[in-house]
Context: one part of a larger RNA
RNA sequence: CUGGGCGUAAAGAGCACGUAGGCGGGCGUGUAAGUCGGUCGUGAAAUCCUCUGGCUCAACCAGAGAACUGCGGCCGAAACUACACAUCUUGAGUCUAGCAGAGGGAAUCGGAAUCUGGGGUGUAGCGGUGAAAUGUGUAGAUAUUCCAGAGAACACCAGUGGCGAAGGCGGGUUCCUGGGCUAGUACUGACGCUGAGGUGCGAAAGCGUGGGUAGCGAACAGGAUUAGAUACCCUGGUAGUCCACGCCGUAAACGAUGGGCACUAGAUGUUGGAGGAUAUUGACCCCUUCAGUGUCGCAGCUAACGCAUUAAGUGCCCCGCCUGGGGAGUACGGUCGCAAGGCUGAAACUC
Numbered sequence: 001c002u003g004g005g006c007g008u009a010a011a012g013a014g015c016a017c018g019u020a021g022g023c024g025g026g027c028g029u030g031u032a033a034g035u036c037g038g039u040c041g042u043g044a045a046a047u048c049c050u051c052u053g054g055c056u057c058a059a060c061c062a063g064a065g066a067a068c069u070g071c072g073g074c075c076g077a078a079a080c081u082a083c084a085c086a087u088c089u090u091g092a093g094u095c096u097a098g099c100a101g102a103g104g105g106a107a108u109c110g111g112a113a114u115c116u117g118g119g120g121u122g123u124a125g126c127g128g129u130g131a132a133a134u135g136u137g138u139a140g141a142u143a144u145u146c147c148a149g150a151g152a153a154c155a156c157c158a159g160u161g162g163c164g165a166a167g168g169c170g171g172g173u174u175c176c177u178g179g180g181c182u183a184g185u186a187c188u189g190a191c192g193c194u195g196a197g198g199u200g201c202g203a204a205a206g207c208g209u210g211g212g213u214a215g216c217g218a219a220c221a222g223g224a225u226u227a228g229a230u231a232c233c234c235u236g237g238u239a240g241u242c243c244a245c246g247c248c249g250u251a252a253a254c255g256a257u258g259g260g261c262a263c264u265a266g267a268u269g270u271u272g273g274a275g276g277a278u279a280u281u282g283a284c285c286c287c288u289u290c291a292g293u294g295u296c297g298c299a300g301c302u303a304a305c306g307c308a309u310u311a312a313g314u315g316c317c318c319c320g321c322c323u324g325g326g327g328a329g330u331a332c333g334g335u336c337g338c339a340a341g342g343c344u345g346a347a348a349c350u351c
Stems, first nucleotide, its partner, number of pairs: 003323004007305002012319001014201004021194003025088002028085004033081002035077008049065006091191001092188003095184005103177007110154001114150008125136002162169002206247006215241002220236004258318006266296011300307002324351003333344004
C1' cells in the first nucleotide's frame, strides 16, 4: 500500500453555511459514452505455462501449442449507469390555520441582598478560627432603625422541563428578529444528501482603546499552621470579573459517539401539538397519532463495560480522522495574530 478501524484501546474536525466534486425518487421515449456479445486487426522475439525432443540426468537448449487477461476498427444488444426530451408526486420546498419556548438583538423598569455616605437609638466590644492572631472600635464600632447612592446578579417558580447548529440561553415589559412543531393538502415539481478548499459563529482566560468597579478576587502584603509552608485557613487587596468597540480562536468545545435516509420486539415517565372515545359543568381519565426528551429491556452488536427505534443493530451515500510508546503537538519552514500564541507539522535517537 492493501486491509482493518474511530463511545472508553490510536482515531469524529468545537459548530454551521456552502463552492468544486462524489452520490441521488417514480413512469415513458430516444441516443449508445460506460456496460455486454460477436468478428477482424494488433498485442516483436525471448521469458512464464503445457506437451514433445536434444546434451548419460538436471540446469541449459530446441520445436509446437497455449497465453500475452491489453488496445483499436466494424457489426450487434439496450437491462443497469450516463445523456437528451416528456411527465408524475411520495423526497425537498412554498402556502393557510394554529401552538410551545431562559432562541437572538436593543431599550426600559423592578424588588431582595451587599457595600458606601448621612441622621437617630445605644455601649464595649466586633470580627475571625480547629484554636488564634493580623484587622476593626471610646475620634463611638458591631447591633438596630430611617434616608440617600452605587455596581453586579436575578431567590421562590425550576423540572434527567424548555429553546438553540454548537458555544450557550433564566427577574418584568415593549420593539425588532431567527428557527421548530402540529393540522390541512392548495401550489412548485427532484428543486435533494454530503461537502475538499472557503466563509461565518464560537465558553473561560488573555490582549488593545475608552468607561465602570458593589461583591468576589489571580498577583501582592500581613496573620496563622508547619521541621519548612513561596500552600491549604484568616485579615486586606491590584489586574480581572461588568459595559462599548476591536482582536484572540482555544477547552474533558463530551453523548469523549460526524451528517443524511431507510429498516428492525416491547414496557414505562415526561414536554409540545393533533384526532377520537366516554360524557359530566369542568380540570381530569382512556385510546390513536406526530415531534422532542429520559429510564428499562428483546433480537442483534461489543474485548468487556455496555448500546439497544435518540443504536454502539441491519444497509446505502458523502466528509473528517487513525496506523506502536517516548522524542512531540516539539524543531524547521509557511501562514494567521498587537502580543500571548494558534493552525499546519517532522526527523535523528531510543524502548